[in-house]
RNA sequence: CGGGGCGUAGCGCAGUCUGGUAGCGCGUCGGUUUUGGGAACCGAAAGCCGGGGGUUCGAAUCCCUCCGCCCCGACCA
Numbered sequence: 001c002g003g004g005g006c007g008u009a010g011c012g013c014a015g016u017c018u019g020g021u022a023g024c025g026c027g028u029c030g031g032u033u034u035u036g037g038g039a040a041c042c043g044a045a046a047g048c049c050g051g052g053g054g055u056u057c058g059a060a061u062c063c064c065u066c067c068g069c070c071c072c073g074a075c076c077a
Stems, first nucleotide, its partner, number of pairs: 001073007010026004020057001028044005050066005
């Protein structure tokens, strides 16, 4: 320098193909239960979907650009 993948809740990931209410597991908090804890059950909080711009009635999803991480190739030594 070229190509590809990834970025979504505290953590791990789905959702993107085919634009239309943002989800699952673990964790956290509260409650029930227990002498207490764990387990189990019930409930809740937490996301402006990496940043910016564009298209659209509507963007996590499509387009452009930038940033970060990873992989492959090329170049130099």
A computed fold for a 77-nucleotide RNA from a Pseudomonadota bacterium, annotated as transfer RNA. The sequence is in RNAcentral, with records from ENA. Its Rfam family is "tRNA". Rfam classes the family as a transfer RNA.